RNA sequence: GCGGUAGUAGCUCAGUUGGUAGAGCAUCAGCUUCCCAAGCUGAGGGUCGCGGGUUCGAACCCCGUCUACCGCU
Numbered sequence: 001g002c003g004g005u006a007g008u009a010g011c012u013c014a015g016u017u018g019g020u021a022g023a024g025c026a027u028c029a030g031c032u033u034c035c036c037a038a039g040c041u042g043a044g045g046g047u048c049g050c051g052g053g054u055u056c057g058a059a060c061c062c063c064g065u066c067u068a069c070c071g072c073u
Stems, first nucleotide, its partner, number of pairs: 001072007010025004019056001027043005049065005
C1' cells in the first nucleotide's frame, strides 16, 4: 500500500426484503429477611465509531473517514 471482519446501554451481544432500538449481566428502587446473600417486581441508562448522501423514512443502502484484529504484498 491492497483486501477482509468488527465498532449498537457500564459490560457481553442481538437486531438484514429500510418502518417506534432490544436481551442478559451490572446499577438504582420496592417486596421478602433481624441483617447480608439469594429470589421476585419495577425503573433509569443509547444522537447505533465519526462526517456526508439517497429516501416520506436509515443501526440497515451508497461515499468518505477513524480505531482494533486477520490476511496479502
Source information: Model confidence (mean pLDDT): 81 of 100. This is a predicted structure of a 73-nucleotide RNA (transfer RNA) from Alistipes sp. It matches the Rfam family "tRNA". Its family is annotated with triplet codon-amino acid adaptor activity in the Gene Ontology. The source organism's lineage runs through Bacteria, Pseudomonadati, Bacteroidota, Bacteroidia and Alistipes.